[in-house]
RNA sequence: GGGCGUAUAGUUCAGUUGGUAGAACACUAAACUUUUAAUUUAGGAGUCGCAGGUUCAAGUCCUGCUACACCCA
Numbered sequence: 001g002g003g004c005g006u007a008u009a010g011u012u013c014a015g016u017u018g019g020u021a022g023a024a025c026a027c028u029a030a031a032c033u034u035u036u037a038a039u040u041u042a043g044g045a046g047u048c049g050c051a052g053g054u055u056c057a058a059g060u061c062c063u064g065c066u067a068c069a070c071c072c073a
Base pairs, nucleotide, nucleotide: 001072002071003070005068006067007066010025011024012023013022019056027043028042029041030040031039049065050064051063052062053061
């Protein structure tokens, strides 16, 4: 330099044919308990890597860029 892939909650990951973004663990509170742990219930947490474009509507489609990993030279 060329090619391919990944980027979504604190972490690991889903997200169907474009139609208001979810799970588990973790965290917070309450119940239970002498206390902790465990268990149960409830809750908070995201401009979906960045910037544009298409569309009535984009995590999803298109373009450029950034970071990481792999392959070729």